[in-house]
Context: one part of a larger RNA
RNA sequence: GGCGUACGGUGGAUGCCUAGGCGUCGAGAGGCGAAGAAGGACGUGGACAGCUGCGAUAAGCCUCGGGGAGCUGCUAACAAGCUUUGAUCCGGGGAUUUCCGAAUGUGACAACACGCGCAGGGUUUACCUGCCAACAAUAGUGGCGAACCUCCUGAACUGAAACAUCUAAGUAGGGAGAGGACAAGAAAGCAACCGCGAUUCUCCUAGUAGCGGCGAGCGAACGGGGAACAGCCUAAAUCUAUCUAGUGUAAGCGGUCAGCGUUGCUAGAUAGAGGUCGUGGGAUCUCACAGGGGCCCGACACAGCCCCAGCAAGUGACAAAGUGUAGUUCUAGUCGAACGGCAUGGAAUGGCCGGCCAUAGAGGGUGACAGCCCCGUAAACGAAAGAUCAACACCUUGCGUGAGACACCCGAGUACCGCCAGACACGUGCAAUCUGGUGGGAAUCUGGGGGGACCAUCCUCCAAGGCUAAAUACUACUCGACGACCGAUAGUGAACUAGUACCGCGAGGGAAAGGUGAAAAGCACCCCUGUUAGGGGAGUGAAAUAGUACCUGAAACCGUAUGCCU
Numbered sequence: 001g002g003c004g005u006a007c008g009g010u011g012g013a014u015g016c017c018u019a020g021g022c023g024u025c026g027a028g029a030g031g032c033g034a035a036g037a038a039g040g041a042c043g044u045g046g047a048c049a050g051c052u053g054c055g056a057u058a059a060g061c062c063u064c065g066g067g068g069a070g071c072u073g074c075u076a077a078c079a080a081g082c083u084u085u086g087a088u089c090c091g092g093g094g095a096u097u098u099c100c101g102a103a104u105g106u107g108a109c110a111a112c113a114c115g116c117g118c119a120g121g122g123u124u125u126a127c128c129u130g131c132c133a134a135c136a137a138u139a140g141u142g143g144c145g146a147a148c149c150u151c152c153u154g155a156a157c158u159g160a161a162a163c164a165u166c167u168a169a170g171u172a173g174g175g176a177g178a179g180g181a182c183a184a185g186a187a188a189g190c191a192a193c194c195g196c197g198a199u200u201c202u203c204c205u206a207g208u209a210g211c212g213g214c215g216a217g218c219g220a221a222c223g224g225g226g227a228a229c230a231g232c233c234u235a236a237a238u239c240u241a242u243c244u245a246g247u248g249u250a251a252g253c254g255g256u257c258a259g260c261g262u263u264g265c266u267a268g269a270u271a272g273a274g275g276u277c278g279u280g281g282g283a284u285c286u287c288a289c290a291g292g293g294g295c296c297c298g299a300c301a302c303a304g305c306c307c308c309a310g311c312a313a314g315u316g317a318c319a320a321a322g323u324g325u326a327g328u329u330c331u332a333g334u335c336g337a338a339c340g341g342c343a344u345g346g347a348a349u350g351g352c353c354g355g356c357c358a359u360a361g362a363g364g365g366u367g368a369c370a371g372c373c374c375c376g377u378a379a380a381c382g383a384a385a386g387a388u389c390a391a392c393a394c395c396u397u398g399c400g401u402g403a404g405a406c407a408c409c410c411g412a413g414u415a416c417c418g419c420c421a422g423a424c425a426c427g428u429g430c431a432a433u434c435u436g437g438u439g440g441g442a443a444u445c446u447g448g449g450g451g452g453a454c455c456a457u458c459c460u461c462c463a464a465g466g467c468u469a470a471a472u473a474c475u476a477c478u479c480g481a482c483g484a485c486c487g488a489u490a491g492u493g494a495a496c497u498a499g500u501a502c503c504g505c506g507a508g509g510g511a512a513a514g515g516u517g518a519a520a521a522g523c524a525c526c527c528c529u530g531u532u533a534g535g536g537g538a539g540u541g542a543a544a545u546a547g548u549a550c551c552u553g554a555a556a557c558c559g560u561a562u563g564c565c566u
Stems, first nucleotide, its partner, number of pairs: 001565009015551001016515002020486002022483007029475002031144002039100003042055003046078001050074002061094006070082003105114003117131005148179001149177005159166001163213001189196002200227005210218002231467003234411001238273010252260002278445001280410003284405006291308005310399005322394004327389001329387003333381002339354004355372002357361001363375003416440008426452001447462005502509002522550001525537004
């Protein structure tokens, strides 16, 4: 020196564990903000660096409930206190809430500076305190927030085995806006000579019909099965009222010239009534019928108004404000069955013996594995206050039908046409339909649109105004349950002072780091030593090779002792 054996050191793998994550399902909630948000800065404790809480009333103040013996957060000890006159703690409501931040008196390099006016204080003047002042007549708006939604704008890589039409894709990105959902929506729709009857979502139809450098690819509808269902309001014709303007000589004023000007007529505006449809509807006029009562006092009839009865509907659209009653659920909680012995052991929940409860043998904890030790679980209860949902009552609102005549109305720079684009599964194609730009430019029911060029016949619907729940999408947030999800190089980047430390001028990037023990019982005292280092005794403990550099403690690597070989 090598190989081996034994015992150590170093190191932190592995095993076990979980305080943290991940995902799914169900329910809730779906917003916060000038009454100053989200997010921060700075403060705040007897002593306080960080986290948490809070705001100069500052780990808190008031009140109403719950609860019942301890309490002054993480956080031990000390000091000083609080508490059965009910503290700490939990829940509802309220008060306070510095400064910055939409930030809003003005300015500014966020958390600062300056300052008008009014009021109060003050040595009457320095100064201090409070309120007020952005835009805006008023009302209101502004900013923040995970995804979902609508609108505007809008790529490229890529694919086509290159590439230009095409594709990717109306995707990503950018902008605006709204809501708990958004959007859409009560046929100028489909269909096919039979019929259906708003919209939305879904399964088929169907990778079909089609579109397509007929390449790559793109890709319906009709119809059928389901989910959920809900329908309404206006414009116009006509009438009434008010106002304005015009006309104008009857009234009236005026010098009886010019002119002013009431009634009337015409036009316009505003408000109310009326009216809302496609077997066309409505307006106007005429006729007929239609519960009771009153105004209307003998009788009958008509018109108008009012009341009652009846019917219908209702605050989730179609009008709108609520009140009450008994409840549902949520935001604290309450009650809640049944076990002992023996031996082992540090400790019994394990073993043995003998019992018990169960609408409770889910789960967690307890010195090893507990239905009966503790918390719970099943079942049954509970709210002063706030919120929630549904019901009922009060309440609120509405309530004609038919026939005929007449030809007044039925949404205009619209429909439609030419040209050019876009959207439709449909790339200009035989290209309908929808939307926009541009140039032209109708009709009012004897009217107009559509049925995939176009024409006829036939059928069907009524544009150019508006509203509308549910079925559908999503989950930043709250609660509950669950997992052939992870178990500290995993699972979130983050189980721990984590978006921290640290890096970067900045946008931004971004860690490492868990485990003594059942209980600190965390080693009094003695010794070695320069030593508050380290160690040896002693003591605790089941264990100290469990000693805070702490469970287990692999390997690389480093030693000590020893056998063999050289």